[in-house]
Order: sequence, then structure tokens, then C1' cells
RNA sequence: UCCCGAAAAAGCCAAUCCUUCCGUGAGGGGGGGGAGCGGAAAGCUACGGAUCUUUAAGGGCAAAGAUGGCCGAGCUGCCGAA
Repeated sequence: UCCCGAAAAAGCCAAUCCUUCCGUGAGGGGGGGGAGCGGAAAGCUACGGAUCUUUAAGGGCAAAGAUGGCCGAGCUGCCGAA
């Protein structure tokens, strides 16, 4: 340095819930707590796949979007035994 990830240590993030704002919507931003599902990238990027929304009406196609806490991939990154 790479791989790896302890019933290790130090920190970190925060699903759900309440509230407020934005959006037709999927969903997103802010705030809250004797709350903590979970996470070694739950940091960042919609590039591939997937799912979902809208146009939009039964299906398909298409376009525009959403999810980075769905899986890959790329970039970056804390700690440290075997």
C1' cells in the first nucleotide's frame, strides 16, 4: 500500500415517528426527541440495471423526473486485530 472487517477502541451517520416548507406526484429541504430500524462508505456522482412517479387514459413505446438507505460501477474517506 492492497485485500479484509473483531462481541476491539475513538468518533460518525440515522430508518420509523412528530412538525413545517417545496413538489401534480414519486419524493425532497429545515426543525424535534431519555427515539434508534439499521449502516464500514447509509460520503459524493443517476453512468449501467432495478423499482417508483408524472405526462396519461387499459397495456406498450417514449419523454421528463424520484430513489446514492435497491444492486453494480466511478471518485473520495475514519479506525484497526486476525

Notes
Model confidence (mean pLDDT): 81 of 100. c-di-GMP-I riboswitch aptamer from Malonomonas rubra, 82 nucleotides, folded computationally. It was read from a public genome assembly, where an Rfam model found it. The model forms 95% of the base pairs in the Rfam consensus.